[in-house]
Context: one part of a larger RNA
RNA sequence: UCAUGGCUAAGGAACUAGGCAAAAUUGACCUGUAACUUCGGGAGAAAGGUCCCCCAUAGCAAUAUGGGGCGCAGUGAAAAGAUCCAAGCGACUGUUUAUCAAAAACACAGGGCUCUGCUAAAUCGAAAGAUGAUGUAUAGGGCCUGACACCUGCCCGGUGCCGGAAGGUUAAGAGGAGGGUUUAGCUUCGGCGAAGAUCUGAAUUGAAGCCCCGGUAAACGGCGGCCGUAACUAUAACGGUCCUAAGGUAGCGAAAUUCCUUGUCGGGUAAGUUCCGACCUGCACGAAUGGUGUAACGAUUUGGAUACUGUCUCAGCCAUGAGCUCG
Numbered sequence: 001u002c003a004u005g006g007c008u009a010a011g012g013a014a015c016u017a018g019g020c021a022a023a024a025u026u027g028a029c030c031u032g033u034a035a036c037u038u039c040g041g042g043a044g045a046a047a048g049g050u051c052c053c054c055c056a057u058a059g060c061a062a063u064a065u066g067g068g069g070c071g072c073a074g075u076g077a078a079a080a081g082a083u084c085c086a087a088g089c090g091a092c093u094g095u096u097u098a099u100c101a102a103a104a105a106c107a108c109a110g111g112g113c114u115c116u117g118c119u120a121a122a123u124c125g126a127a128a129g130a131u132g133a134u135g136u137a138u139a140g141g142g143c144c145u146g147a148c149a150c151c152u153g154c155c156c157g158g159u160g161c162c163g164g165a166a167g168g169u170u171a172a173g174a175g176g177a178g179g180g181u182u183u184a185g186c187u188u189c190g191g192c193g194a195a196g197a198u199c200u201g202a203a204u205u206g207a208a209g210c211c212c213c214g215g216u217a218a219a220c221g222g223c224g225g226c227c228g229u230a231a232c233u234a235u236a237a238c239g240g241u242c243c244u245a246a247g248g249u250a251g252c253g254a255a256a257u258u259c260c261u262u263g264u265c266g267g268g269u270a271a272g273u274u275c276c277g278a279c280c281u282g283c284a285c286g287a288a289u290g291g292u293g294u295a296a297c298g299a300u301u302u303g304g305a306u307a308c309u310g311u312c313u314c315a316g317c318c319a320u321g322a323g324c325u326c327g
């Protein structure tokens, strides 16, 4: 000096990104226990008291009550919750990056949409076959949301899906007008040219799809601008105009979302870029890509308080081991 332990005057988080680490709490019995709540909880809430030895009384006894005694200390050593207040997120128990992430991520019960009538859909496999399932729509597959409470607004123009079949477009195929080559024959000697063969080939016909017509948003998604106006001012219930498929409803809002921003006001502090409560000017919240609440729960995140302490003011001493020096 390092590591691991022990103790520390006064102060007690002043340390620090942050009470990280340490200290504190801890058992049993008795008393007592708030907001809130889904009435189960919260709760071991919190906050207090007792615990050893002797005697007496009651009792079968455990034990209870009363009296007395000793010590600094009686769960006499060890082992054995710190607690409270407020907020975010996720309802919860659970799962996860074996070896830097345990979470607000995944899952979940519950909710919804959609496909599937059984040789089911879906999936694996050239196939046989198998899973689904020795199941049968109260079943099985896919997708989204995520307990519960209150709810879930408007838009079908685009993309997708479903339905429709009148018309347009449209492949192979069918069809075969017409044309080319060849040559029996004819010829005015320039050519014409039957049948057959061969090369080609117009009209016409011809399904789904697409165009088209409807439906569908708990399908993918989307949910405006400018100008004026009230008897102080300010603001605009009101009016005008342009555009759109429709112009964001309820609720929430400087938010895990707010750039300007340490917004403004209030609370807490002597002092608060964090925190809590409001406001609304939402750069760029918003309703199952769910919205807003919410008891309980959480090795979750944020802010505050009590207790406690060598985290610190500010260091000191001791023990053990290592290192170092000498041998």
Base pairs, nucleotide, nucleotide: 001322002321003320004319005318006317007316008315010313011312014311019308027051028050029049030048031047036041038147052069053068054067055066056065057064058063070074082306083305084304085303086302087301088300089298090297094106095105110145111144112143113142114141115140116139122131123130124129148293149292150291151290153223154222155221158220159219160216161215162214163213164212167211168210169209173205174204178200179199180198181197182196185192186191224242225241226240227239228238251285252282263279264278265277266276267275

Predicted 3D model of a 327-nucleotide part of an RNA (large-subunit ribosomal RNA, domain IV) from Nonlabens antarcticus. It was read from a public genome assembly. Its mean pLDDT, the model's own confidence on a scale to 100, is 88. The organism belongs to Nonlabens, within Bacteria. It matches the Rfam family "Bacterial large subunit ribosomal RNA".